[in-house]
RNA sequence: CCCCGACAAAGGCAAACCCAGCGAAAGCUGGGGGCGCAAAGCCACGGGUCUACCGUGACCGCACGGUCACAACGACGGCCGGGCCGCCGAA
Numbered sequence: 001c002c003c004c005g006a007c008a009a010a011g012g013c014a015a016a017c018c019c020a021g022c023g024a025a026a027g028c029u030g031g032g033g034g035c036g037c038a039a040a041g042c043c044a045c046g047g048g049u050c051u052a053c054c055g056u057g058a059c060c061g062c063a064c065g066g067u068c069a070c071a072a073c074g075a076c077g078g079c080c081g082g083g084c085c086g087c088c089g090a091a
Base pairs, nucleotide, nucleotide: 004089005088012037013036017032018031019030020029021028022027035078041084042083043082045081046080047079048076049075050074055070056069057068058067059066060065
């Protein structure tokens, strides 16, 4: 230095759920909380998943409008892979 990762030390993050706010939604932010995490630090690059305001199509309807399907430009990094960076040091 690399791999690796402990009932080590020092710290760190924070699932569900609750409260407040934002958003059409998925979801996000802050506070509480703590299931877990050695990258649960950063990047939507590949795959995957979720959502569907706007849009497109079909159908219903005189119309306003409604229903269904498609659709990411929205989201998830705590689903997998990839990239970048990083604390500690037993075996």
The RNA shown here (c-di-GMP-I riboswitch aptamer) has 91 nucleotides and comes from Symbiobacterium thermophilum. Taxonomically the source falls in Symbiobacterium (Bacteria, Bacillota, Clostridia, Eubacteriales). Its mean pLDDT, the model's own confidence on a scale to 100, is 85. Rfam family: c-di-GMP-I riboswitch aptamer. Its family is annotated with cyclic-di-GMP binding in the Gene Ontology.